[in-house]
Context: one part of a larger RNA
């Protein structure tokens, strides 16, 4: 000095309470143990590993197995020597790598010295998703967006060291006041930075349509406007600035005015000194050690998808605030040419032809729950859809192992879920669809983002879990 207390005293968090929906019970989807396997690749393991690296495992990928091949090697490059092919089309053997033959041709530039490209010899570097994250950069999780870590010079103690940073108030905050052997200052906190929310100014096409004209079953459809939405630059605005009360002050209250918006407005984006020898040698870089006709690399095939069980995370349900069917409505963000949408025709449907459209504020997607009428009347049902059977579409050399959708049939288990346990304080929770990565497709119910409707509840700090300060 610091860490720990079923020590104390102050304070905080969706920490408990209050609520509102879940998860533990089913089915089925994914991750992981365990097992099984010739292989089921490797890594992640309390919080802080388990819809995790992976934002796409039918080949490929892929690092794993088995089985067939190569050995300066699948790429890349120096040297030295040797050659002139590369190239097109076709045939044979093979599971294919690859091997052979045949036709066609017999690179290119050129100052004729040579250079480029290429094959092949031979040597020199190669290659390694082998190993050690406990040798390492570099990145990343947690503690925690907690309020905290420290440093100058004084100054106190022999000395570690200690004041500063403690104390009264305060505050989201080591935030500030005030007091002070301390005065100042650094990383953090705030603030600068983005987005939303309101309003002025400038600019108006692809965007808009209030005034004038034309037009039309109807529509900014069209000639004009740029007023108003909007877009996208410049800017103003909130500062406890103003009133009242309390405070000495920092500050705190207020159905207080004015304001779109009041006390950090709302959300992001940032993460201190440091902790876990926390994670990654398989993203990438590297030290060391280990493999070199093999722990390198080429191909075909299977695996990663196994399945008595256990666990997480989610889906869709157990229905009448629901389910079918018909009818009308109303978004936001974002992607599009090897692509998006789509008329017309044909299919019940997924799709098919065909034509039309936009390198996009210009075409195109642009909606579901809502609301309206009608049937269901409480039942394993008109609820729920696993599972299997049968017939197709569609991508892709190729759907057996292993794709997705679409149609007809079947129609399981659920009738609200033991101890226990998660999330969540307002445009939050729930609950509804809509994109976009990655993609050829696609096991997407995942991530990640967008809008639509849209609540309850907070006495209160005793207890439970984490934190901070003082002792």
């Nucleotide at each position: 000095u610091g860490a720990c207390g079923g020590g104390g005293g102050c304070c905080c968090g969706c920490a408990c309470a209050a609520g509102c929906g879940g998860a533990g019970g089913a089915a089925c989807a994914u991750g992981u143990g365990g097992u099984u396997u010739a292989a089921u690749u490797c890594g992640a393991u309390g919080a802080u590993a388990c819809g995790c690296g992976a934002g796409g495992a039918a080949c490929c990928u892929u690092a794993c197995c088995c089985g067939g091949g190569c050995u300066u090697g699948a790429a890349u490059u120096g040297c030295g020597g040797a050659u002139g092919c590369u190239g097109c089309g076709g045939c044979a053997a093979g599971a294919g790598a690859u091997u052979g033959c045949c036709g066609u041709g017999u690179c290119c530039c050129u100052u004729c010295g040579g250079g480029g490209c290429g094959u092949c010899c031979g040597u020199g570097a190669a290659g390694g998703u082998g190993c050690u994250g406990c040798a390492u950069g570099g990145u990343u999780g947690u503690c925690g967006u907690c309020a905290g870590c420290u440093c100058g010079u004084g100054c106190c103690g022999u000395g570690a060291g200690g004041u500063g940073u403690c104390g009264g108030c305060u505050u989201a905050a080591g935030u500030g006041c005030c007091a002070u052997a301390a005065c100042g200052a650094g990383c953090g906190c705030a603030a600068c930075c983005c987005c939303u929310u309101u309003c002025u100014c400038c600019a108006g096409u692809u965007g808009c349509c209030a005034u004038c004209g034309g037009g039309u079953u109807a529509a900014g459809c069209u000639g004009g406007g740029c007023a108003c939405u909007c877009u996208g630059g410049a800017g103003a605005c909130a500062c406890u600035g103003c009133c009242a009360c309390c405070g000495c002050a920092a500050g705190g209250u207020g159905u207080g005015a004015g304001g779109a918006a009041g006390g950090u407005g709302g959300g992001g984006a940032u993460g201190a000194c440091g902790u876990c020898a926390a994670a990654u040698c398989a993203g990438c870089a590297c030290g060391g050690c280990c493999c070199u006709u093999a722990c390198g690399u080429c191909c075909g095939g299977g695996g990663c998808u196994a399945c008595a069980c256990a666990c997480g995370u989610g889906u869709u349900a157990c229905a009448a605030u629901g389910g079918c069917a018909g009818g009308c409505a109303c978004a936001g963000a974002g992607a599009g040419u090897c692509g998006g949408c789509u008329u017309g025709a044909c299919g019940c449907a997924a799709g098919u032809c065909u034509g039309g459209u936009c390198u996009a504020a210009u075409c195109c997607c642009c909606a579901a729950a809502u609301c309206c009428u009608g049937c269901c009347u409480c039942a394993g049902u008109u609820c729920g859809g696993a599972c299997u059977g049968g017939g197709g579409u569609c991508u892709g050399c190729a759907a057996c192992c292993c794709g997705a959708c679409c149609c007809c049939a079947c129609g399981a288990a659920g009738c609200u879920g033991g101890a226990u346990u998660c999330g969540c304080u307002a445009g939050u929770a729930a609950u509804c669809g809509c994109g976009c990565a990655u993609c050829a497709g696609c096991c997407a119910u995942g991530g990640c983002g967008c809008g639509g409707u849209g609540a309850a509840u907070a006495c209160g700090u005793u207890c439970c879990c984490g934190g901070g300060c003082c002792u």

Small-subunit ribosomal RNA, 3' major domain from an uncultured bacterium, 471 nucleotides, folded computationally. The coordinates come from a structure-prediction model, not an experiment, and the mean pLDDT is 80.